Description:
Predicted 3D model of a 71-nucleotide RNA (transfer RNA) from an Anaerolineales bacterium.
RNA sequence: UGCGGGAUCGUCUAGCGGUAGGACAUCCGGCUCUGGACCGGGUAACCCUGGUUCGAAUCCAGGUCCCGCAG
Numbered sequence: 001u002g003c004g005g006g007a008u009c010g011u012c013u014a015g016c017g018g019u020a021g022g023a024c025a026u027c028c029g030g031c032u033c034u035g036g037a038c039c040g041g042g043u044a045a046c047c048c049u050g051g052u053u054c055g056a057a058u059c060c061a062g063g064u065c066c067c068g069c070a071g
Stems, first nucleotide, its partner, number of pairs: 001070007010024004018054001026042005047063005
């Protein structure tokens, strides 16, 4: 430098253009003699800037960063 892949709650990971979900963690409560075990509930995220569209995490363009391949 070229090509390909990736970026989503604190972490990991889903998500045919139509309410962004799960696990762990965290917070509240329950249970318990106690508890870090078990049960119920809550908070919490789409890398950035534009474009297309009634509507974009998803499609398009340009960036940033990470991984791989080639030279």
Its mean pLDDT, the model's own confidence on a scale to 100, is 82. Rfam family: tRNA. Rfam links the family to the GO term triplet codon-amino acid adaptor activity.